[in-house]
RNA sequence: GCCGGGUUAGCUCAGCUGGUAGAGCAGCUGAUUUGUAAUCAGUUGGUCGGGGGUUCGAUUCCUCUACCCGGCACCA
Numbered sequence: 001g002c003c004g005g006g007u008u009a010g011c012u013c014a015g016c017u018g019g020u021a022g023a024g025c026a027g028c029u030g031a032u033u034u035g036u037a038a039u040c041a042g043u044u045g046g047u048c049g050g051g052g053g054u055u056c057g058a059u060u061c062c063u064c065u066a067c068c069c070g071g072c073a074c075c076a
Stems, first nucleotide, its partner, number of pairs: 001072007010025004019056001027043005049065005
């Protein structure tokens, strides 16, 4: 330098051909218990890496860019 994949909640990840963003774990509150853990119920939490564009509407399409992973090439 070229090619491919990835970036979504604190963490691990979904999101089916564009239509108002979800799960598990974690956190918080309550119940249960002498108490803790476990269990059960409820609940908080997201600029969808960043900019621009298309569209009535973008996490999703196009484009530029940052970072991470893998492969190829180059290298004194």